[in-house]
Context: one part of a larger RNA
RNA sequence: CUGGGCUUAAAGGGUGCGUAGGCUGCGCGGUAAGUUGGGUGUGAAAGCCCUCAGCUCAGCUGAGGAAUUGCACUCAAAACUACCGUGCUCGAGGGAGACAGAGGUAAGCGGAACUCAAGGUGGAGCGGUGAAAUGCGUUGAUAUCUUGAGGAACACCGGUGGCGAAGGCGGCUUACUGGGUCUUUUCUGACGCUGAGGCACGAAAGCCAAGGUAGCAAACGGGAUUAGAUACCCCGGUAGUCUUGGCUGUAAACGAUGAGCACUUGAUUGAAGGGUCCUCCAUAGCCUUUCAGUCGUAGCGAAAGUGUUAAGUGCUCCGCCUGGGGAGUAUGGUCGCAAGGCUGAAACUC
Numbered sequence: 001c002u003g004g005g006c007u008u009a010a011a012g013g014g015u016g017c018g019u020a021g022g023c024u025g026c027g028c029g030g031u032a033a034g035u036u037g038g039g040u041g042u043g044a045a046a047g048c049c050c051u052c053a054g055c056u057c058a059g060c061u062g063a064g065g066a067a068u069u070g071c072a073c074u075c076a077a078a079a080c081u082a083c084c085g086u087g088c089u090c091g092a093g094g095g096a097g098a099c100a101g102a103g104g105u106a107a108g109c110g111g112a113a114c115u116c117a118a119g120g121u122g123g124a125g126c127g128g129u130g131a132a133a134u135g136c137g138u139u140g141a142u143a144u145c146u147u148g149a150g151g152a153a154c155a156c157c158g159g160u161g162g163c164g165a166a167g168g169c170g171g172c173u174u175a176c177u178g179g180g181u182c183u184u185u186u187c188u189g190a191c192g193c194u195g196a197g198g199c200a201c202g203a204a205a206g207c208c209a210a211g212g213u214a215g216c217a218a219a220c221g222g223g224a225u226u227a228g229a230u231a232c233c234c235c236g237g238u239a240g241u242c243u244u245g246g247c248u249g250u251a252a253a254c255g256a257u258g259a260g261c262a263c264u265u266g267a268u269u270g271a272a273g274g275g276u277c278c279u280c281c282a283u284a285g286c287c288u289u290u291c292a293g294u295c296g297u298a299g300c301g302a303a304a305g306u307g308u309u310a311a312g313u314g315c316u317c318c319g320c321c322u323g324g325g326g327a328g329u330a331u332g333g334u335c336g337c338a339a340g341g342c343u344g345a346a347a348c349u350c
Base pairs, nucleotide, nucleotide: 004321005320006319007304008303012318014201015200016199017198021194022193023192025088026087027086028085029084030083031082033081034080035077036076037075038074039073040072041071042070049065050064051063052062053061054060091191092188093187094186095184096183097182098181099180103177104176105175106174107173108172109171110154114150115149116148117147118146119145120144121143125136126135162169163168206247207246208245209244210243211242215241216240220236221235222234223233258317259316260315261314262313263312266295267294268293269292270291271290272289273288274287275286276285299306300305323350324349325348332343333342334341335340
């Protein structure tokens, strides 16, 4: 190289956009670079192979042929690839008319709860646990009522409901804004798919600067438990959690399942549309497009399972794997303020 794989055995990049590259709908006409066929030249000899011949045979030697799968030139073919020209509409995209949505950003507003403060009532406990204690409380706690302040999160609705590329998104209103679905006697006319590098986004934690801090709470202090208890339980409590700007770039970033296209019995549920029958209207029914589930046929699979949302049948492009440990370590490079990230071995050993 040919080849085998990637849900769970090693293996899908966290996700998107997109450069180069690879691949690419349906016709017609042309060219002849690839492609196919023929011819000529060359492809040294020896050797290998085949057929003969010479040493009494053989080894050995001689003759002829084949082979040398290649290259160059030339003649021809025009199906396919390519290129040029010209068209088409089913892929793709635009327009028009509708629709659903926690999609995003910013500003404003709201109620419940909580904590704190002030005041009223009240008068001995409260709190906490398996049981306790630390803790709080006659300087009046807990409880209860009124008023005020503050920060964070949005009960019910809420749903194998919805939206988003993924991360993710949930009180209400407004402004700006991205994407999607359906319908269409509308337009462009292959404008497409994938995507090495690259760029952008990317939970939580963490970092820098400035704010904020109600509750919760790493670290830390105390009380218990225990042989011990650097824990589990309890009382406190600082970073942090929140906001703004910047950095980090990782997760069981999971459907542990890359993206796109086509094909292959079904049943059923939910969501968003459209159409249609019953003389009219509406519901139900039926048909249909898209999305999200459940169960299952064939097939596939080591099995579990999967099964039109494939892990079935095919094609295109990318990423990745090649025994366990050593090790995601060392080293070098590169990025980062740091923490660390990305890339990433070997010796040795079983």
Molecule: small-subunit ribosomal RNA, central domain
Organism: metagenome